Predicted 3D model of a 129-nucleotide RNA (c-di-AMP riboswitch aptamer (ydaO/yuaA leader)) from an Acidobacteriota bacterium. Model confidence (mean pLDDT): 78 of 100. The sequence was found by an Rfam model in a public genome assembly.

[in-house]
RNA sequence: CAAAGGUUCCCGCCGAAGGCCCCGCGCGUGCGGGGCGACGGGGACCCGAUCCAUCGGGGCGAAUCGCACCAGCGUAAGGCCGCCUCAGCCUGAGCCCGUCAGCUAACCCGUUAGGCGGAGAGAGGUACU
Numbered sequence: 001c002a003a004a005g006g007u008u009c010c011c012g013c014c015g016a017a018g019g020c021c022c023c024g025c026g027c028g029u030g031c032g033g034g035g036c037g038a039c040g041g042g043g044a045c046c047c048g049a050u051c052c053a054u055c056g057g058g059g060c061g062a063a064u065c066g067c068a069c070c071a072g073c074g075u076a077a078g079g080c081c082g083c084c085u086c087a088g089c090c091u092g093a094g095c096c097c098g099u100c101a102g103c104u105a106a107c108c109c110g111u112u113a114g115g116c117g118g119a120g121a122g123a124g125g126u127a128c129u
Base pairs, nucleotide, nucleotide: 010118011117012116013115014114018036020035021034022033023032024031025030037112038111039110040109041108042107047102056100057097058096059095060094065074066073067072077091078090079089080088082126083125084124085123086122
C1' cells in the first nucleotide's frame, strides 16, 4: 500500500414489511405496548360451481409446468438505483392450514419479517428537476 473480514455513517436492492406518531421502562444506539400507513386471510343475498376425490382440499409467494432419471436441461412467471423497450445478468424457492374455506356487503382474525449490495451508473427514448 492492497486484499479479506468486522463496526459505524451514508446511498440503494428483493419484499406488504416504514430513517412515521404516542406511551412506559432504561445509562444507552435499546426493549415492550398502542396508533397511523402498507399487506394477507375468513365471511351473505346475487352470481358461480354439479364434482364422489382422503391417492383429499386450501393459503402466502414471481416461484408454474414439461422432459429426463439423481439432480440436470428447459419453461410460465418475476427481479436488477424514476419509467418504457432492447441488451446483459439473476430467480424460477420454501413455508403454512389440518378434512375445512368459490365470489362476497356488514362483520371477524392476523402480519408489519428476513436477506443482500455499493459506482466498472449498458444503449435508445421519455418523465421530473